Notes
FMN riboswitch aptamer (RFN element) from Planotetraspora phitsanulokensis, 163 nucleotides, folded computationally. Its mean pLDDT, the model's own confidence on a scale to 100, is 83. The organism belongs to Planotetraspora, within Bacteria.
[in-house]
RNA sequence: AAGCGUGCUCCGGGGUCGGUGUAAUUCCGAACCGGCGGUGACAUUCGCGACCUCCUCUGGAGGGCGACGGGUGAAGUCCGCGACCCGGCCGAAGCCAUCGGCCGGUGGACCUGGUGAGACUCCAGGACCGACGGUGAAAGUCCGGAUGGGAGGCAGCGCGCGA
Repeated sequence: AAGCGUGCUCCGGGGUCGGUGUAAUUCCGAACCGGCGGUGACAUUCGCGACCUCCUCUGGAGGGCGACGGGUGAAGUCCGCGACCCGGCCGAAGCCAUCGGCCGGUGGACCUGGUGAGACUCCAGGACCGACGGUGAAAGUCCGGAUGGGAGGCAGCGCGCGA
């Protein structure tokens, strides 16, 4: 140093115009957005391979190609996780509420065509989905719990182990 352990910190996007109406960023028409890990026939890059073309030809240059190998990136709708919500147990004398810890549960959404050996994943097109509470009228986008929680991270800083 790599690596391992550990503490702290950091880390979510989006409502604009028009219509109706007493009233709507909530309805209607058109907009806009997509947490984390995995996978990923794609992209890119490096290598390797055979091939093609060219040259000043023991060699070199260029080109595309590949069921080949490595790096990097890549899915809201595939696999899983988190958030939200519900329940149980435990904790502060008892009960209710609240808060915290642990455990469990629930939990949204994709088709068609193309290419191909193969598509959940690529290309094209068209769809679809989005916790709870609040609200002058029904909310993914406004306000609130939340200056919260949090999956994870070759992210940052520190400490320990470590040849």